This is a predicted structure of a 380-nucleotide RNA (Bacterial RNase P class A) from a Polyangiaceae bacterium. The RNAcentral record of the sequence draws on ENA. Lineage of the source: Bacteria > Myxococcota > Polyangia > Polyangiales > Polyangiaceae.

RNA sequence: CGAGAGCUACAGGCGCUCGCUCCGGUUUCGGUCGGAGAGGAAAGUCCGGGCUCCGCAGGGCAGGAUGCCGGGUAACGCCCGGUGAGGGAAACCUCGAGGAAAGUGCCACAGAAAAGCGAACCGCCUGACCGACUCAACAUCGCCAUCAGGUAAGGGUGAAACGGUGGAGUAAGAGCCCACCGCGUGGCCGGCAACGGUCACGGCACGGCAAACCCCAUCCGGAGCAAGGCCACGUAGAGAGGCGUUCGAGGGCUGCCCGCCCGAGCCUCUGGGUAGGCCGCACGAGGCGCGCGGCGACGCGCGUCCCAGAGGAAUGACCGCCACGCUUCCGAAGGCAACGGAGGAAGCGCACAGAACCCGGCUUAUGGAGGUCUCGGACU
Repeated sequence: CGAGAGCUACAGGCGCUCGCUCCGGUUUCGGUCGGAGAGGAAAGUCCGGGCUCCGCAGGGCAGGAUGCCGGGUAACGCCCGGUGAGGGAAACCUCGAGGAAAGUGCCACAGAAAAGCGAACCGCCUGACCGACUCAACAUCGCCAUCAGGUAAGGGUGAAACGGUGGAGUAAGAGCCCACCGCGUGGCCGGCAACGGUCACGGCACGGCAAACCCCAUCCGGAGCAAGGCCACGUAGAGAGGCGUUCGAGGGCUGCCCGCCCGAGCCUCUGGGUAGGCCGCACGAGGCGCGCGGCGACGCGCGUCCCAGAGGAAUGACCGCCACGCUUCCGAAGGCAACGGAGGAAGCGCACAGAACCCGGCUUAUGGAGGUCUCGGACU
C1' cells in the first nucleotide's frame, strides 16, 4: 500500500434575532426573570419483565413457546464462555444442534425397486433347450433367443439405492470370512457438563424428512396506561316485547370442562343523557466516576448527579462564523527538471430519523471516524 475480519466511541460546535412546552420566582394578572427540554435507534411492536386490574388464578383437556452444555439476569426466544457440525488460506464466521433401533405418514420425476424381511431392468454365473463335432450317443465346445434358478460385484435411474475401501473366497457373488474406517454396546481416563481420548466386544442389524403428525423435557392464568383510581356531571323518568326468582335467569370467567362464589333481576328495541378535570407520570433492575471479584456476560462496594413529560401532541426557524467531507481553481518550501504539495479561495454536501406508562433485548434504517487482528506485496 492492497484485500479481508472483528471491535469501539461519536452523532458537529459557538453566537444574534424570533418562537414552542414544562417547572420555579415575581406580578399592577397584561406580562416578566431564571432553569430544563429526544435517540442510538425514540422505529418495527418481534420476544422478556416491572406496574395495574380481573376469582390471589386449584385440577384436567386443549393451545402456545423453547430445545447441545455450563453460566449471567428481574426475566427472555437475549447475552457470555465452551462442545459438536459446517464454511474460509487465515483473522474469523454460521447453526432449522432433543428424539427417526415408540408409532403413523411422506420421499415428486426418473427408476426393476424409495424401505420390505423384501426387490433382478441391463449385466454376471449355472442348468435345460438348441447347435457344432460323431453313424448315433457320452464327454467337450458354443453366439443369439426362450425357459428354470443363483447373484446386490458392475452398469443405468435418482437428491437419496439397503455400510465404505482392500483382500480372501466363489460357478458368479455376497459381512459368508478377514484387516482398517464407519456404526452400535460396554469398560477405563480427562472434563461440573455437552463432549473428547482409548481399549474390548458385536457382526451389518439401524436410508432421509420431526420447519409432517407425533414423543420427551422445561416454561406459560387473562387483559393491558383507552390498565386502573379520584372529583364533577350524567346514568332520571317513560313505552313495547321476551326470559327468570331455589325446578336458579344472569354474572364473576378468560378456549373448554370440573370445581368455587354472588345471585333477583336480566336481555332486545324505541326514546333520553354524558363524553370535563386530576392522579397514575417521571428516583429508576437509573446515569457517571473509582476500586474489588470474574476469561467473560455480569456482580459487589464507595462517591457523586437529578436528567423531557405533551395530550392533535413542545423540543423549532432564519442568519453569521468555525469544524468536517467532496469537486474545481490558485499555489509556498524543496528540486536542473519531471515533480512536489504547505497553505488558500469558491461551490456543493453534512445521514437515518421525533419520546407518549417504564425498563432489558432482538431486528431493521443510517453518516463519517479511530484502534486491533489476518493474508499478500514493496521498502528499510

It matches the Rfam family "Bacterial RNase P class A". From the family's description: Ribonuclease P (RNase P) is a ubiquitous endoribonuclease, found in archaea, bacteria and eukarya as well as chloroplasts and mitochondria.
The gene name in the source record is rnpB.